[in-house]
The prediction has a mean pLDDT of 83. A computed fold for a 109-nucleotide RNA from Algoriphagus faecimaris, annotated as SAM riboswitch aptamer (S box leader). Of the family's consensus pairs, 97% are formed in the model. Rfam family: SAM riboswitch aptamer (S box leader). Rfam links the family to the GO term regulation of gene expression. From the family's description: The SAM riboswitch is found upstream of a number of genes which code for proteins involved in methionine or cysteine biosynthesis in Gram-positive bacteria. Lineage of the source: Bacteria > Cytophagia > Cytophagales > Cyclobacteriaceae > Algoriphagus.
RNA sequence: GAUUUAUAAAGAAGAGGUGAGAGACAGGCUCUAUGACCCUCUGGCAACCUGGAAAAUCCAAGGUGCCAAUUCCUGCCGUUUGAGAGGGUCUCAAAUGGAACUAUAAAUU
Numbered sequence: 001g002a003u004u005u006a007u008a009a010a011g012a013a014g015a016g017g018u019g020a021g022a023g024a025c026a027g028g029c030u031c032u033a034u035g036a037c038c039c040u041c042u043g044g045c046a047a048c049c050u051g052g053a054a055a056a057u058c059c060a061a062g063g064u065g066c067c068a069a070u071u072c073c074u075g076c077c078g079u080u081u082g083a084g085a086g087g088g089u090c091u092c093a094a095a096u097g098g099a100a101c102u103a104u105a106a107a108u109u
Stems, first nucleotide, its partner, number of pairs: 001109008013042005021031003025075004043067003047064003050060004076098010
């Protein structure tokens, strides 16, 4: 790097360094010199592995991970409702369900 499986509406700070964009991609919409993003230290959270309890559940925080906004929203398909064209189809909006994409973990390669 690839594949498979599981999870993703909750949760979680401060300081120092740096100095311009950042939130994966596209369209929106947000954050950001009152210093974002990123790096280091300390702190914390608890998704997976690990450990402990008879144990779904709870506890711990050792390994990864995480600590703005639901994975920030949407991005493909189905169903329902409403409106408009107009004679059972199309367009737009909303709700809901399932995928896809993305992220993380574990196993395999």